[in-house]
C1' cells in the first nucleotide's frame, strides 16, 4: 500500500413513537480556504390461489415490554 477481521458510527427490516435484543445495507460523484450543500446508489417496499382478468387474508413489533391512534366488546 492493498485484502481480511474486530470496534465505532449511519441507514433499512408492508400503517405511529420509545428502551432492549436481532438482521440486512454502508459506496460514488459534483462542489469546497474549512464547513455545507445537491445527485446517483444498496439494504428495505406482506402473503395466498389464478395463464392473465380476478379472487382471498394477516399485522401499528423483525422480536419483546409499553405508549399513541382505529375498530368490536363488557362494566362503571
Nucleotide at each position: 500500500c492493498u485484502c481480511u477481521c474486530c470496534c465505532c458510527a449511519g441507514g433499512u427490516g408492508a400503517u405511529g413513537g420509545a428502551c432492549c435484543c436481532c438482521a440486512c445495507c454502508u459506496g460514488g460523484g459534483u462542489g469546497c480556504u474549512c464547513g455545507a450543500a445537491c445527485c446517483c446508489g444498496a439494504a428495505c417496499c406482506g402473503c395466498c390461489c389464478c395463464c392473465g382478468c380476478g379472487g382471498g387474508c394477516u399485522g401499528a413489533u423483525g422480536g419483546c415490554u409499553c405508549c399513541u391512534g382505529a375498530c368490536a366488546g363488557u362494566g362503571u
Model confidence (mean pLDDT): 75 of 100. Fluoride riboswitch aptamer (crcB RNA motif) from Streptantibioticus parmotrematis, 76 nucleotides, folded computationally. The sequence was found by an Rfam model in a public genome assembly. It matches the Rfam family "Fluoride riboswitch aptamer (crcB RNA motif)". Rfam links the family to the GO terms positive regulation of gene expression and response to fluoride.